About this RNA:
Transfer RNA from a Sedimentisphaerales bacterium, 74 nucleotides, folded computationally. It matches the Rfam family "tRNA". Rfam describes the family as follows. Transfer RNA (tRNA) molecules are approximately 80 nucleotides in length. Its mean pLDDT, the model's own confidence on a scale to 100, is 81.
RNA sequence: GCGCUCGUAGCUCAGUAGGAUAGAGCAUCGGUUUCCUAAACCGAAGGUCACAGGUUCGAAUCCUGUCGGGCGUA
Numbered sequence: 001g002c003g004c005u006c007g008u009a010g011c012u013c014a015g016u017a018g019g020a021u022a023g024a025g026c027a028u029c030g031g032u033u034u035c036c037u038a039a040a041c042c043g044a045a046g047g048u049c050a051c052a053g054g055u056u057c058g059a060a061u062c063c064u065g066u067c068g069g070g071c072g073u074a
Base pairs, nucleotide, nucleotide: 001073002072003071004070005069006068007067010026011025012024013023019057028044029043030042031041032040050066051065052064053063054062
């Protein structure tokens, strides 16, 4: 260089034959409980779905390009 693949919350990931407010666990914060802590339970916050365009009534999902990670190939 070329080919394949991945990029979604602080972390690990689900969700892709397009459809209504984008989710889970852990972590964080608050509350209940406790003499205190932990555990348990309840609740909250946290995301321009890597970036930029395109298609569409509608895109995390389809198409193109760019960036980054991984694998293969000479």